Molecule: transfer RNA
Organism: Candidatus Wildermuthbacteria bacterium
RNA sequence: GCGGGGGUAGUUCAGCGGUAGAACGUCUCGUUGCCAACGAGAAGGCCGCGGGUUCGAGUCCCGUUCCCCGCU
Repeated sequence: GCGGGGGUAGUUCAGCGGUAGAACGUCUCGUUGCCAACGAGAAGGCCGCGGGUUCGAGUCCCGUUCCCCGCU
C1' cells in the first nucleotide's frame, strides 16, 4: 500500500430501511436473622466520526479514524 472482518448500554453481543434489544453487571423492593440465591421493578446507548440517498438510516452509498486477520 491492497483485500476482508469489526467499532451499538459499564461488559459480552443481537438488531432484513419504520421511534434500539438480550445476557451479565449496577440500583430499588420482596423473600431471609444476615449474606448468597431466587422473584419483581428501575436507571443506563441516538449506534466510532463526517457527509450523502430516502418521507424515514444502526441498517444503503462515500470519506475518515481505531482494532483484528490475510496479502505484497